A computed fold for a 76-nucleotide RNA from a Verrucomicrobiales bacterium, annotated as transfer RNA.
The sequence was found in a public genome assembly.
Its Rfam family is "tRNA". The family's RNA type in Rfam is transfer RNA.
The coordinates come from a structure-prediction model, not an experiment, and the mean pLDDT is 82.

RNA sequence: AGGUCAAUAGCUCAAUUGGUAGAGUAGCGGUCUCCAAAACCGUUGGUUGCAGGUUCGAGUCCUGCUUGGCCUGCCA
Numbered sequence: 001a002g003g004u005c006a007a008u009a010g011c012u013c014a015a016u017u018g019g020u021a022g023a024g025u026a027g028c029g030g031u032c033u034c035c036a037a038a039a040c041c042g043u044u045g046g047u048u049g050c051a052g053g054u055u056c057g058a059g060u061c062c063u064g065c066u067u068g069g070c071c072u073g074c075c076a
Stems, first nucleotide, its partner, number of pairs: 001072007010025004019056001027043005049065005
């Protein structure tokens, strides 16, 4: 330099392939317990990496960029 994959809640990941953004875990509150842990119940939390475009409608499609992984190549 070229190719390719990925980026979504604090963390790990879904989202039925364009039609209401979710789960587990963590956090917070509660039940239980002498207290705590565990277990159970409830609950908060989102600029879907950034900027545009297409569309009635975009996490999903298109373009550019950023960051990271992998492959190939060049120089030394």